Predicted 3D model of a 74-nucleotide RNA (transfer RNA) from an uncultured Clostridia bacterium. Model confidence (mean pLDDT): 80 of 100. It was read from a public genome assembly. Its Rfam family is "tRNA". The family's RNA type in Rfam is transfer RNA. Gene Ontology term of the family: triplet codon-amino acid adaptor activity.
[in-house]
């Protein structure tokens, strides 16, 4: 230099052919339980879906520029 993949909660990841309110596990907070802790159970908080633009009645999802990261080729 060329090609391709990925970017969604603190972490690891789902999200179907574009359609009501974006979810799970772990973690975290509170409560129950215990003499206490752990385990277990219940409830909650936490998101500019990487940035900017486009298409559309409607975008996490499709298109384009950029950034970061990984792989391959040279």
């Nucleotide at each position: 230099g060329g090609a391709g993949g990925c970017a969604u909660a603190g972490c690891u990841c789902a999200g179907c052919u574009g359609g009501u309110u974006a979810g799970a596990g772990c973690g975290u907070u509170c409560g129950c339980u215990u003499c206490a802790c752990a385990c277990g159970c219940g409830a909650g908080a936490g998101g500019u879906c990487c940035u900017g633009g486009g298409u559309u009645c409607g975008a996490g999802u499709c298109c384009c520029c950029g950034u970061g990261u990984c792989u391959c080729c040279a």